[in-house]
Source information
This is a predicted structure of a 391-nucleotide part of an RNA (large-subunit ribosomal RNA, domain III) from a Limnochordia bacterium.
Context: one part of a larger RNA
RNA sequence: GAGUAGCGAAAAGGAGGGUGAGAAUCCCUCCCGCCGAAAGCCUAAGGAUUCCUGAGGAAGGUUCGUCCGCUCAGGGUAAGUCGGGACCUAAGGCGAGGCCGAAGGGCGUAGUCGAUGGACAACAGGUUGAAAUUCCUGUACCACCAAGCAUCGUUUGAGUGAAGUGGUGACACAGAAGGGUAGGUCAUCACCCGGAUGGAAGAGGGUGUCCAAGCGCGUAGGGAGCAAGGUAGGCAAAUCCGCCUUGCGUUAAUCCUGAGGCGUGAUGGGGAGGCGAAAUUAGUAGCCGAACUGAUUGAACCCAAGCUGUCAAGAAAAGCCGCUAGCGAGAUGUGAGGUGCCCGUACCGCAAACCGACACAGGUAGGCGAGGAGAGAAUCCUAAGGCGCGC
Numbered sequence: 001g002a003g004u005a006g007c008g009a010a011a012a013g014g015a016g017g018g019u020g021a022g023a024a025u026c027c028c029u030c031c032c033g034c035c036g037a038a039a040g041c042c043u044a045a046g047g048a049u050u051c052c053u054g055a056g057g058a059a060g061g062u063u064c065g066u067c068c069g070c071u072c073a074g075g076g077u078a079a080g081u082c083g084g085g086a087c088c089u090a091a092g093g094c095g096a097g098g099c100c101g102a103a104g105g106g107c108g109u110a111g112u113c114g115a116u117g118g119a120c121a122a123c124a125g126g127u128u129g130a131a132a133u134u135c136c137u138g139u140a141c142c143a144c145c146a147a148g149c150a151u152c153g154u155u156u157g158a159g160u161g162a163a164g165u166g167g168u169g170a171c172a173c174a175g176a177a178g179g180g181u182a183g184g185u186c187a188u189c190a191c192c193c194g195g196a197u198g199g200a201a202g203a204g205g206g207u208g209u210c211c212a213a214g215c216g217c218g219u220a221g222g223g224a225g226c227a228a229g230g231u232a233g234g235c236a237a238a239u240c241c242g243c244c245u246u247g248c249g250u251u252a253a254u255c256c257u258g259a260g261g262c263g264u265g266a267u268g269g270g271g272a273g274g275c276g277a278a279a280u281u282a283g284u285a286g287c288c289g290a291a292c293u294g295a296u297u298g299a300a301c302c303c304a305a306g307c308u309g310u311c312a313a314g315a316a317a318a319g320c321c322g323c324u325a326g327c328g329a330g331a332u333g334u335g336a337g338g339u340g341c342c343c344g345u346a347c348c349g350c351a352a353a354c355c356g357a358c359a360c361a362g363g364u365a366g367g368c369g370a371g372g373a374g375a376g377a378a379u380c381c382u383a384a385g386g387c388g389c390g391c
Stems, first nucleotide, its partner, number of pairs: 013031006032388004040368003046348002050346001051075006060068002080141002082344004087118002092113003098107003122139005142340004148334005159327002164323005172310004178303003183297005189208005210269002214264004221257004225248007233241002270292001273288003311314001354363002370382004
């Protein structure tokens, strides 16, 4: 320079009360305003204690500060079923032998890793100051062990069964129609309120009108021909698959699949509201608890990896279902009862906690995303919820 620029979105604050040495800035209440395909909610990455409670007031906080994502102390993350591993493979990585290379090393077979994919068993409610599909209550399911019971079998072979073999898993894009559900709206019903200033007990106002997995039935719909014989292919074998032949059938039967619905789960839970403590006083703990029905609208979700069409012809392996090789003396079914490992789990997560040197008008994958008007997730106003952007 200069007590100058600036104090980081123009969403906006006001009042009362409280605490305190001290209050525009902290806490509570009322009013006002802003967002509402978000400025709400869940979650991946990333961060790594920032979460909760108590205390603090040097520094950090663009002012203040009794407050904080700050400082100090204590506490907090509970799983057979959620995500990952004890399963599988993709691109890619590593790579026994092997090949190559002055050396370091490079490539690569068998293998072995590797999810962004496949496979795979839990839902509803309650609860904490801080965790919950993890704790608790209720009701389930999966794998394994197993008393008992029933049945079958021991070479006239019960059963089991491959790392082998076959099927399935198994996939593109576009389009259309249908059946549902979530959600919404209106009515119904229940409970509560009751008019200030002339009138309104009503066609008034407010709130609620809900509930899963599992188990049983098995629907709208979608798909597949079935049986017998033969057989040289499927690296051995096969009753399986493939191929050939015959018969039956072809608006059907049968089988497979399949949302939703109904019943159960539920003599349960939830539920507006009502009653309501002792304290270190908050409508907290605790107690009671109504209605819980119908119509309409309606998804981008489910049936559906379906159907139809098209050409550029659209992963793999495990798993699962068969088959036999083989094993084989006990086995199968049911099943009282029992067992169930390791890691993650707090909190932020369009942000003051991540990436941007900052409490930075920038950036950040996925899911949910209500009402009125509207074609709409545009736009405006609002619900739930969250905020008024630290002078």
Its mean pLDDT, the model's own confidence on a scale to 100, is 83.